A computed fold for a 73-nucleotide RNA from an uncultured Clostridia bacterium, annotated as transfer RNA. It matches the Rfam family "tRNA". Rfam classes the family as a transfer RNA. It was read from a public genome assembly. Model confidence (mean pLDDT): 81 of 100.

């Protein structure tokens, strides 16, 4: 320098134009227990990397930029 794929909750990921953005773990609260773990129930936590564009409508499509990964030179 070129190409490819990635960025979504504290962590790991799904969702690839529409109705409330979801799953597992974690955290908090309650239950259970002599107590802890396990188990059960609930809750909190997201400017969907940033900016612009297309569209009636964008996490999703397009463009640029940023960050980190892989391959090639």
């Nucleotide at each position: 320098u070129g190409c490819g794929g990635a960025g979504u909750a504290g962590a790991g990921c799904a969702g690839g134009g529409g109705c409330u953005a979801g799953c597992u773990c974690g955290u908090u609260u309650g239950g259970c227990u002599c107590a802890u773990a396990a188990c059960c129930a609930a809750a909190a936590g997201g400017u969907c990397a940033u900016a612009g564009g297309u569209u009636c409508g964008a996490a999703u499509c397009c463009u640029a930029u940023c960050u980190g990964c892989g391959c090639a030179a």